[in-house]
Context: one part of a larger RNA
RNA sequence: GAUAGUUCAAGGAACUCGGCAAAAAAGCUGAGCGUAAGUUAGCGAUGUGCUCCGCCACGUUUACGUGGCCACAGCAAAAGUUUAUCAACCGACUGUUUACCAAAAACACAGGUUCCUGCUAACCAGAAAUGGGAUGUAUAGGAGCUGAGGCCUGUCCAGUACUGGUAGGUUAACCAUUGAGGCUGAAGUCCGAUUUAUCGGAUAAGGUUUUGAUGUAAGCUCCAGUGAACGACAGCUCUAACCCUGAGAGUUCUAAGGUAGCGUAACCCCUUGCCGGGUAAGUUCCGGCCUGCAUGAAAGGUUUAACGAGUUGAUAACUGUCUUGAACUGUUGCUCGACGAAAUUGAAAUGGCUGUGAAGAUGCGGCCUACCUACACCAGGACAAAAAGACCCCGGGAGCUUUACUGAAGUUUGAUAUUGAAGAUUGACUUUUAAUUGUUUAGCGUAGGAGGGAGUCCCGACGUUACGUCGGGACGUCAAUGAAACACCUCUCUUUAAAAUCCAAGAAUCUAACCUCGACGUAAGUUAAGAGACAGUGUUAGACGGUCAGUUUAACUGGGGCGGUUUCCUCCAAAAAAGUAACGGAGGAGUACAAAGGUCAGCUUCUUACGGAUGGAAAUCGUAAGUCAAGUAUAAACGCAUAAGCUGGCUUAACUGCGAGGACUACAAUCCGAGCAGAUGCGAAAGCAGGUGUUAAUGAUCCCCGAAUCCGCUGUGAUUACGGAUCGGGCUUAACGGAUAAAAGCUACCCCGGGGAUAACAGGCUAGUCGCCUCCAAGAGUUCAUAUCGACGAGGCGGUUCGGCACCUCGAUGUCGGCUCAACGUAUCCUGGAGCUGAAGUUGGUUCCAAGGGUCGGGCUGUUCGCCCGUUAAAACGUUACGCGAGCUGGGUUCAGAACGUCGUGAGACAGUUCGGUCUCUAUCCGGUGUAGGCGCUUAGAUUUUUGAGAGGGCUCUUCCUCAGUACGAGAGGACCAGGAAGAAAAGAUCCCUGGUAUACCAGUUGUCUCUACAGAGGCAUCGCUGGGUAGCUAUAUCUUUAUUUGAUAAGCACUGAAUGCAUAUCAAGUGCGAAGCUUACCUCAAGAUUAGAAAUCUAUAUUAGGUCCCUUGAAUAACACAAGGUUGAUAGGCUUUAGGUGUAAGUGUAGUAAUAUAUUAAGCCAAGAAGUACUAAUGACCAAU
Repeated sequence: GAUAGUUCAAGGAACUCGGCAAAAAAGCUGAGCGUAAGUUAGCGAUGUGCUCCGCCACGUUUACGUGGCCACAGCAAAAGUUUAUCAACCGACUGUUUACCAAAAACACAGGUUCCUGCUAACCAGAAAUGGGAUGUAUAGGAGCUGAGGCCUGUCCAGUACUGGUAGGUUAACCAUUGAGGCUGAAGUCCGAUUUAUCGGAUAAGGUUUUGAUGUAAGCUCCAGUGAACGACAGCUCUAACCCUGAGAGUUCUAAGGUAGCGUAACCCCUUGCCGGGUAAGUUCCGGCCUGCAUGAAAGGUUUAACGAGUUGAUAACUGUCUUGAACUGUUGCUCGACGAAAUUGAAAUGGCUGUGAAGAUGCGGCCUACCUACACCAGGACAAAAAGACCCCGGGAGCUUUACUGAAGUUUGAUAUUGAAGAUUGACUUUUAAUUGUUUAGCGUAGGAGGGAGUCCCGACGUUACGUCGGGACGUCAAUGAAACACCUCUCUUUAAAAUCCAAGAAUCUAACCUCGACGUAAGUUAAGAGACAGUGUUAGACGGUCAGUUUAACUGGGGCGGUUUCCUCCAAAAAAGUAACGGAGGAGUACAAAGGUCAGCUUCUUACGGAUGGAAAUCGUAAGUCAAGUAUAAACGCAUAAGCUGGCUUAACUGCGAGGACUACAAUCCGAGCAGAUGCGAAAGCAGGUGUUAAUGAUCCCCGAAUCCGCUGUGAUUACGGAUCGGGCUUAACGGAUAAAAGCUACCCCGGGGAUAACAGGCUAGUCGCCUCCAAGAGUUCAUAUCGACGAGGCGGUUCGGCACCUCGAUGUCGGCUCAACGUAUCCUGGAGCUGAAGUUGGUUCCAAGGGUCGGGCUGUUCGCCCGUUAAAACGUUACGCGAGCUGGGUUCAGAACGUCGUGAGACAGUUCGGUCUCUAUCCGGUGUAGGCGCUUAGAUUUUUGAGAGGGCUCUUCCUCAGUACGAGAGGACCAGGAAGAAAAGAUCCCUGGUAUACCAGUUGUCUCUACAGAGGCAUCGCUGGGUAGCUAUAUCUUUAUUUGAUAAGCACUGAAUGCAUAUCAAGUGCGAAGCUUACCUCAAGAUUAGAAAUCUAUAUUAGGUCCCUUGAAUAACACAAGGUUGAUAGGCUUUAGGUGUAAGUGUAGUAAUAUAUUAAGCCAAGAAGUACUAAUGACCAAU
């Protein structure tokens, strides 16, 4: 030193983020009295506050009263437990929670409210059986939100969600019904052709396949409702007779525009808002205000007694938290004995400064310093150790979210199977019957169509029963009309009706499948009841479906994100071949054109000046000059007058099959191309023509579609199917060499692999910014640029700001502020010396020199900073890894919890706010502070005393008095110089004084135990507590110092004096003055000063100079060392005396009932102090000058 404790003068929170920690006054576990605000009347409350308290005696002895006695102190003297008050926020409360960094404002809670659920309940678990719910039944159960109580809970249903409705729209099935197409399809049939034996075509059932139509559910759409469902709740302009404000007016938008409350708040950025309170001073706090970035009503609003190891502010009391530290005790630390780890470790023979360097060197260069070794300490460095950085980026993973993508469970709806019966109703197909069916005009008239057809039908009679004859009647034929003519018969269309078979729909019925359940029975089962072809289950189709799952969610990038970009064309950059980068500088394209193509022929643009009717700057006309400046479908570049520009004629080469050879080039692509063959256009012809003055106008593969030919195949005679080749088409595949047909986010709960290839800190480079200085001098300064200030500009220096770069470090260089301890710079805040002044004095301004010393205490805030209070000579600025965390702290920032506002559908997020939140015992090396040993030096060995090369320290300032109320000044005011005194601050020393401490020096005293019952002692209870206190150590106490001097100087001021006959202080010679600064002087260390110094004395070959071990010790000390002593001795102990402390011992006597008092007695006791005294202990052994 650490740690656990004890005590402390004066002050009393000044400490600090914060009274953290500690402390004790007072209180409680005793009694009596008495008890506020507030309040939910229960509380608050053992509030706050007042009084008593020991021992003895007496009283009816507990209580109480009276009297007496002692002490510094009587709660129950020790021990235990515990501050109190005033306010605010949050949460009502008791409770619960992150075992191991968060105990909270988070969770829960009683209460409130919404939704679901009628029992085979909803809901949950499960593949199911089944179980929970519940052996419960809406006063029950489940889910969500809110969170006691009081007062309340506004507006919006447009979006999303849920609930209800559902006419219309849309909508699935391997469902139902019904078409169409393709292929196949024996024999047969029909048609056509023909060489008469064949060929071609068509055609049915069945099978297969493609594609329609109709019917058909939920869902979606649609229409409503619902906010204690998810949620949302505006802007602008004007206006009142000072100003301000805006009751009011206008206007736009909306589904509706925030009501009551509260409000700078756990919510307010600006912000330390403004006012008030508290304080000397208040970024916190409290009360108001309202301009609410971004309050607000069950993600509840606002109040609220009680409660809280919650958060914030204030006060009283108290204190070592502090000013400012001191002493003591235990355990460690240190030494000795015994035992005996760990991390770490490339190897080490491991210095400082400066430079260099992968940019911060023990190791490289230079210089300096340095004998070897050990021990105790300190922590500045070893970019110390520990943990393959958690921040950041890259790659991968995981968890979570959702209106990312794709699926699955589940739910729901339809079809179908299990699945049955009988009827009624409605609808449809088919069949049968029937007529109840048919209106142009004309015509007797309601003419369905076609065919047959001259008769047919009815009544009566006869009759041979042949429908034969007769009679009567009707209809027709006929006539007329008309496109068509009726009687009668047959077929048939439309419409209607009825019946039958079959199908479908909805509504009801039945019972026998299936399901539930009671009774009986061991069971098989029987039977009653309910329900019932539903439900359930299987298959299948549609819908919903983050409940679950698998994945995706680009790259470039002066870190990443945000922004921007990603293909193609033109120019510059690009450095005269080509090519050439950047998140370099400028622009364009994702087409167009049937002429804007081909060819033949012709033409010349544009601008300016001048002239000329309307006519102008500019229309058309003419002349001249310039000479391509115009024009080119479009960007730019390069071209173009022989025109590629402009105009006209005829046309389609905007052709087919090819293509020598080249350009470019990783590939794949891309580009140019004479010429040949065919066919063609223009031109008289030569010729030109395979799009466009050139360079942009785009997309691989797979897959699909289309066209026409060709190829392959089992194998043969053929075809089809299938596959392929060539050609054309379908991609803002625009992240444009294109991962898929189909894909977004969060992570602070995070994880892994990597990176100093890449950010945040620090260093480095740079110096835009920043700071400082200089130059010029417009101007300000009454006048006057330069006393002072200095625009517009110019030039430097520095490396403190904000930056830029990304060079060391990501197998870790701990980050703001404070504390402690500092070192350095000077661009100086004070103090010292000077110049100028718009310097009278005083006080100033500005500049030069100067770094010796100094540079305050508080309030607020995490703050640095800043503001404020009070002082001061002054309260300087910087650097040192924004000095310093193996020195401390941990308030801030920056993990995990939680809340508010805001953003986001959400998970979540916020250089926004708020409460809470683990800082690692051992030092190897260098370095530093100390202490020793060895060896060297001295050349014989020693003892003592010294010199001082060198190193370090110190160096300060203020006030007052005299000079002198003088100089100066109109006055007010008011000095320099010189002399003296005191103080502040700091340092050193000391313990006489004042105090502190003083763990057993004295005394008092409580509880209890023991010795021996009393008395007297002792042990334990923090040294039990309390009152004092010697030595020592200490500060707040006392003393001293910061004085004087030498030399050389700085700025500055001068002397003499030339160059330059003057002048000039001189980077001329020569000579001076001149500062707290430098050097002396002063203090300390110091010969390892290896240059190792000097002097004096002792010893001469030895029981002797000296020294050591050992012993007695110490105001010396970690060990070692140092100092005193060792019998010729006062070194320690003891003893005697004494200083000093305490305060009158015990015993005995006396007084008193007793407690107790008093005498003996200034008693007894006493650690360290002083003096004296050998009583005890300092015995003995060795080294050494060769």

Predicted 3D model of a 1186-nucleotide part of an RNA (large-subunit ribosomal RNA, half B) from a bacterium. Rfam family: Bacterial large subunit ribosomal RNA.